[in-house]
Two RNAs folded together computationally: RNase P RNA and transfer RNA, 453 nucleotides in total.
The coordinates come from a structure-prediction model, not an experiment, and the mean pLDDT is 77.
It holds a member of the Rfam family "Bacterial RNase P class A". By type it is a ribozyme.

RNA sequence: GAUGCCUGCCGGGCGGCCGCGUGCAUGUUCGCAUGUACGAGGAAAGUCCGAGCUCGAUAGGACAUCGGUGGUGGGUAACACCCACCCGCAUGGUUGGCGACGAUCAUGCGAGGGAUAGCGCCACAGAAAUAAUACCGCCUUGCUUUGCAAGGUAAGGGUGAAAUGGUGCGGUAAGAGCGCACCGCUGAUCUGGUGACAGAUUAGGCAUGGCAAGCCCCACCGCGUGCAAGACCAAGCAGUCUCCAGUUGCUCCGCAACGCGCUCUGUCCGGGCGUAAUGGGGACGGGUAGGUUGCUUGAGCCUGCUGGCAACAGCAGGCCUAGAGAAAUGGUCGCCACCCUCAACGGGUACAGAACUCGGCUUACAAGCAGGCAUCACAA
RNA sequence: ACGGGUGUAGCUCAAUUGGCAGAGCAGCUGAUUCCAAAUCAGCAGGUUAGGGGUUCAAGUCCUCUCACCCGUG
Numbered sequence: 001g002a003u004g005c006c007u008g009c010c011g012g013g014c015g016g017c018c019g020c021g022u023g024c025a026u027g028u029u030c031g032c033a034u035g036u037a038c039g040a041g042g043a044a045a046g047u048c049c050g051a052g053c054u055c056g057a058u059a060g061g062a063c064a065u066c067g068g069u070g071g072u073g074g075g076u077a078a079c080a081c082c083c084a085c086c087c088g089c090a091u092g093g094u095u096g097g098c099g100a101c102g103a104u105c106a107u108g109c110g111a112g113g114g115a116u117a118g119c120g121c122c123a124c125a126g127a128a129a130u131a132a133u134a135c136c137g138c139c140u141u142g143c144u145u146u147g148c149a150a151g152g153u154a155a156g157g158g159u160g161a162a163a164u165g166g167u168g169c170g171g172u173a174a175g176a177g178c179g180c181a182c183c184g185c186u187g188a189u190c191u192g193g194u195g196a197c198a199g200a201u202u203a204g205g206c207a208u209g210g211c212a213a214g215c216c217c218c219a220c221c222g223c224g225u226g227c228a229a230g231a232c233c234a235a236g237c238a239g240u241c242u243c244c245a246g247u248u249g250c251u252c253c254g255c256a257a258c259g260c261g262c263u264c265u266g267u268c269c270g271g272g273c274g275u276a277a278u279g280g281g282g283a284c285g286g287g288u289a290g291g292u293u294g295c296u297u298g299a300g301c302c303u304g305c306u307g308g309c310a311a312c313a314g315c316a317g318g319c320c321u322a323g324a325g326a327a328a329u330g331g332u333c334g335c336c337a338c339c340c341u342c343a344a345c346g347g348g349u350a351c352a353g354a355a356c357u358c359g360g361c362u363u364a365c366a367a368g369c370a371g372g373c374a375u376c377a378c379a380a
Numbered sequence: 381a382c383g384g385g386u387g388u389a390g391c392u393c394a395a396u397u398g399g400c401a402g403a404g405c406a407g408c409u410g411a412u413u414c415c416a417a418a419u420c421a422g423c424a425g426g427u428u429a430g431g432g433g434u435u436c437a438a439g440u441c442c443u444c445u446c447a448c449c450c451g452u453g
């Protein structure tokens, strides 16, 4: 210097004219006109999570069912999000050991509780797939001896994704944790750490594999509804059918208790309302398609300081930044920037358009800027 | 706005509790026929919508994206 990848930022700039939406001010013939201010995003998207707000009950609780989450600690209103750490795996480098294997560094990934609570599955191949086992081979014995039979054997071969710890030495007929040392594993104790976990000591020769994004177990969390929620005003219309249970007491037009009915799906407890008529519940039918509100000041944004490894929190100062309702946010001209492109008077400007509001995640994204890493080339 | 579902050969559909992706029609070749149709024999055709993950193994399980369909108001 070039190329590629990752992370963060940015998302053509300035000016003129015309147009659109909303707020405010003025004028008005109440129709509107004029002036002025503001007017899409980092994802407004997918609607995948978590909340606010709203109504359903004024008040829910326990259990069950169903759904979700899953290392530890912290952050947060909350989360499946974020930060830090632990453990494991993969790749690459360095290094110790005869070896099994270990130590360490960098990068990346992990839906990372439990597989000695239980059930289930592990095709094909293979002798054998969690129940047990001998195909080839090895060894011993016997016999009718180029072989056959019986027994021993999991060292070696073969199959497979996976074969019942591994390396070395001893041992043996051949072998085998059969014995020993080491490596690995499991349990117990102690120490350190808030914790996941780590280290040390000691015991066990150590059959007891994988899958829970299969059922399941454990711990924790979870009611439904979505601004077409909901509230108010105006306008308009036609009603019909059906169900209802009371009793007792007292100070008797009333109150209380029990019962019955309704309700935030099941069961139980609790709460509320109604209980005889101008009432309540249910089924069908009829009408409306207008206005106001909810509506944008909010877990808000920017800057600085402080605390914290960080996510983030606190304090101080400053700022106001769309709010429509079938839906405005656009067009054009000039100069500049970049691309097609080597050049131009030609063409073009990534992905994409708010709909109650926030916090995240995911997905899409041209050019440019900054930082980091890798490879290649050149120079010293 | 909210909720539910589907995607497999050109078309219509299968695939059990995860274990070699198949059938019918259509297509192509050959036989038959004077030529066709029908019939018979054979053949080809698949990124299981796309990406990632779990697993020894994924059409199937989980997740993201895309396209399409349905329901409620």
Stems, first nucleotide, its partner, number of pairs: 001376009012336007020039008041351001045362002048360005053226001055224002060269004066222005071085005086112001087110010113217002118215002120211003135157002137153007165183006184206001185204008230293004239284006246258005259275005300319008337349004381452007390405004399436001407423005429445005